[in-house]
A computed fold for a 99-nucleotide RNA from a Gammaproteobacteria bacterium, annotated as c-di-GMP-I-GGC riboswitch aptamer. Of the family's consensus pairs, 95% are formed in the model. The coordinates come from a structure-prediction model, not an experiment, and the mean pLDDT is 86. It was read from a public genome assembly, where an Rfam model found it. Lineage of the source: Bacteria > Pseudomonadati > Pseudomonadota > Gammaproteobacteria.

RNA sequence: CACGACAAUGGCAAACCCGUCGAAAGGCGGGGACGCAAAGCCACCGGUCUAACGGGCGCCGCGCCCAGCGCGGCCUCUACGACAGCGGGGUUACCGAAG
Numbered sequence: 001c002a003c004g005a006c007a008a009u010g011g012c013a014a015a016c017c018c019g020u021c022g023a024a025a026g027g028c029g030g031g032g033a034c035g036c037a038a039a040g041c042c043a044c045c046g047g048u049c050u051a052a053c054g055g056g057c058g059c060c061g062c063g064c065c066c067a068g069c070g071c072g073g074c075c076u077c078u079a080c081g082a083c084a085g086c087g088g089g090g091u092u093a094c095c096g097a098a099g
Base pairs, nucleotide, nucleotide: 001099003096004095011036012035016031017030018029019028020027021026034085040091041090042089044088045087046086047083048082049081054077055076056075058074059073060072061071062070063069064068
């Protein structure tokens, strides 16, 4: 330099389990290690996940002072929610063989 060694000192911690917060995705704490050289940090771009709230002359049911409206269930759309251990980008950093 942003290169990465069966080097050194150390670090993080997937699945799963328990607790807790959340509608959920998921977060946090404890246990646990599949892995990781930024698996430190930041949702800026793409992507993925969720859909409470909100939407649909959607479907079904019920109610009515049925003109239409209200309520419930289901389906569906939607991020302002989430993921940094999906990729890119930004940013900070320990060590020092080979090249």